[in-house]
C1' cells in the first nucleotide's frame, strides 16, 4: 500500500408511556414477565402453506447451461476445472452447440468467407532505347554476345495500408518473387497412452499442412425445470338492515245450512293473486376467532467432512400488532470532533457539538442493496 473473511451497530440508572401473555381485582386498574434487524428494506430467485384444475400427456411460451458435491428446493453455497484481469494475496466471466440448417459483420478497406491485388515486390516471351566486348568493310556505314533503362501479358500475397475481425506464428531452405513450396519449433485438429469420478490435464507417443474465421447478449438446435393466484391464500361463527326460497295462516273463489239476502260458521281449492302476518331455511355484510408464529428454525458445543453441510437422548434462545406495540424525556459512563489550558509529550482536563442505514406484518433458505464510527483474523507486495 492492498486483498479475503468475521464481527459490534453504544452501556446503566430515573420518570413517563405502549403492545402481548400469566395472576389478582366487581370494576376502573394494579403486579409479574417478554417486546425489532444485519439487514426487519428491495419483493428478484427457491420453498413450505392455501385456494383454484376430474386426472394423465403435449404444443406454445419463459427462464436455466463447465465438473463434481451440498440443499427440501434454487438462477443458491462449497470444491475443482478453463478463460481472463493484476507483480502478488486474489477479483471476475450470459463457461451447451458455428463440421443440423437459416442469417448477420455498419465505416473503412483492394477484398468480410469456399476473399482479396491499393502501394509494394518479380517479371518468361516480346519488341523499344541507351551503352557496348568483338566480327565485316578502304571507307560512309552495318552485324553483335552481353550489361543498364522505361515498359510490358501476366505471377506473388512476404511487407505496408483498413478494419473489431484479412483465411496459424517464427526462422532455415527455397524461387523470377513469393508461397506449409519444404523442413525445425510453436500453435491447431484427430487417434492411442497415462492421470481425474468428471470438466479436464501431460516437456508421453502418432498421424494430418491446416482441412474446421467470428457472432447464439440473431433465428435455431440440444438438454434441465416451470399450470395459475396468494395469509387481503384459506377455515370457521355470524348480527341489524334489505333481499332470495319454503311452510302455515288469512283475504279474494266454490260448496253447505238457510224461502231470499247479508254476516259468521264449515269443508274444499291451492288453479291464480298479494310491498299481509307468523315461523323455519340458506347465502352475503359489518364484527369477531383461526391461519399467526416452535420451525425444512437459530447460535453454541461434539462428531464426519477439504468444505457447503450433515449427525446428536447435549446446553441455551424465539416479538406477534391491524387506528397496526417496540416510544419519549433527564442522568452517568464509554465513543468521535473542535476551541482553549496543563503536559514528565505517554496523556489528561473545562466547555460546545455530533453519533448510520433502517425499521417487523403467514414462515423460512438465498441472492442483492443501504449503512455515522469502530474492532478483530488471515494472506500478498514494496521499503
Nucleotide at each position: 500500500a492492498g486483498u479475503g473473511g468475521a464481527c459490534c451497530g453504544g452501556a446503566g440508572g430515573a420518570u413517563c408511556g405502549c403492545g402481548g401473555c400469566g395472576c389478582c381485582g366487581u370494576g376502573a386498574g394494579g403486579c409479574g414477565u417478554c417486546g425489532a434487524g444485519g439487514a426487519a428494506a428491495g419483493u428478484c430467485c427457491g420453498a413450505a402453506c392455501u385456494c383454484u384444475c376430474a386426472c394423465g400427456g403435449g404444443c406454445a411460451g419463459c427462464a436455466g447451461g463447465c465438473u463434481g458435491g451440498c440443499u427440501a428446493a434454487c438462477g443458491g453455497c462449497c470444491a475443482g476445472g478453463c478463460g481472463u484481469g493484476g507483480c502478488g494475496a486474489c477479483g471476475c466471466g450470459a463457461c451447451g452447440g458455428a463440421a443440423a440448417g437459416u442469417g448477420c459483420a455498419a465505416c473503412a478497406g483492394a477484398g468480410a468467407a469456399u476473399a482479396g491485388a491499393c502501394c509494394g515486390c518479380c517479371g518468361a516471351u516480346c519488341g523499344c532505347c541507351u551503352c557496348g566486348a568483338g566480327c565485316c568493310g578502304c571507307a560512309a556505314g552495318g552485324c553483335a554476345a552481353g550489361a543498364g533503362g522505361a515498359g510490358g501479358a501476366g505471377g506473388c500475397a512476404a511487407g505496408g495500408g483498413u478494419g473489431a475481425a484479412a483465411c496459424g506464428g517464427u526462422g532455415c531452405g527455397g524461387u523470377a518473387a513469393g508461397a506449409g513450396c519444404g523442413c525445425a519449433c510453436c500453435g491447431c485438429g484427430c487417434c492411442c497412452c497415462g492421470c481425474g469420478u468428471a470438466a479436464g490435464c501431460g516437456u508421453g507417443g502418432g498421424c494430418g499442412g491446416c482441412a474446421c474465421g467470428g457472432c447464439a447478449a440473431a433465428c435455431c438446435c440440444c438438454c434441465u425445470g416451470c399450470g395459475g393466484a396468494g395469509c387481503a391464500a384459506g377455515a370457521c361463527c355470524a348480527a341489524a338492515u334489505a333481499g332470495g326460497g319454503a311452510a302455515g295462516u288469512c283475504a279474494u273463489g266454490g260448496a253447505g245450512c238457510c224461502g231470499c239476502c247479508c254476516g259468521u260458521c264449515u269443508c274444499c281449492g291451492u288453479u291464480a293473486u298479494g310491498a299481509g302476518c307468523u315461523u323455519c331455511c340458506g347465502g352475503g355484510u359489518a364484527g369477531g376467532u383461526u391461519g399467526c408464529u416452535u420451525g425444512a428454525c437459530c447460535a453454541c458445543c461434539g462428531c464426519g467432512g477439504u468444505a457447503a453441510c450433515g449427525c446428536g437422548u447435549g446446553u441455551g434462545g424465539c416479538a406477534g400488532a391491524c387506528g397496526a406495540a417496540u416510544g419519549a424525556u433527564c442522568u452517568u459512563c464509554a465513543c468521535c470532533c473542535g476551541c482553549c489550558g496543563c503536559u514528565u509529550c505517554g496523556g489528561c482536563g473545562u466547555c460546545g457539538g455530533g453519533a448510520a442505514c433502517a425499521g417487523a406484518a403467514u414462515u423460512c433458505g438465498g441472492c442483492u442493496u443501504a449503512c455515522a464510527g469502530g474492532u478483530c483474523c488471515a494472506c500478498u507486495c514494496c521499503a